[in-house]
C1' cells in the first nucleotide's frame, strides 16, 4: 500500500410519511422523520425502469391517433468508473 468488513471506535447519509416550494410529469429542493446503508460520497459511459413538453414525418375534412426522432429522471435498481473514515479476523 491492496484486498477485506468486526456485537471494534469516531463519525457520517437518510427512506416511508407530513409540511411549504419547483416542474407538463417522471421527479427534485428545503424543514420535521428514520426504513435502511461499509461507500445510501460523485459522475448518466454501458444496461433497466420511469416521464412525456417540445421538433419532423405520415394516415385523416378536421378533432383524433400512430410510427420516428430529439429530450428528462432515476446513482437508495444494476453494472462500470473515481475519491474516501477506521483498522480486528
Nucleotide at each position: 500500500c491492496u484486498c477485506c468488513g468486526a456485537u471494534a471506535a469516531a463519525g457520517g447519509c437518510a427512506a416511508a410519511a407530513c409540511c411549504g416550494g419547483a416542474g407538463c410529469g417522471a421527479u427534485c429542493c428545503g424543514g420535521u422523520g428514520a426504513c435502511g446503508c461499509a461507500a445510501a460520497g460523485c459522475c448518466a459511459c454501458g444496461g433497466g425502469u420511469c416521464c412525456a413538453c417540445c421538433c419532423c414525418c405520415u394516415c385523416u375534412c378536421a378533432c383524433g391517433g400512430g410510427c420516428g426522432g430529439g429530450g428528462g429522471a432515476u446513482a437508495g435498481c444494476c453494472g462500470g468508473g473515481u475519491u474516501a473514515c477506521c483498522g480486528a479476523a
Model confidence (mean pLDDT): 82 of 100. The RNA shown here (c-di-GMP-I riboswitch aptamer) has 89 nucleotides and comes from Geomonas limicola. Rfam family: c-di-GMP-I riboswitch aptamer. Rfam describes the family as follows. GEMM was predicted in a large-scale screen for bacterial structured RNA regulatory elements. The organism belongs to Geomonas, within Bacteria. The sequence was found by an Rfam model in a public genome assembly. Of the family's consensus pairs, 81% are formed in the model.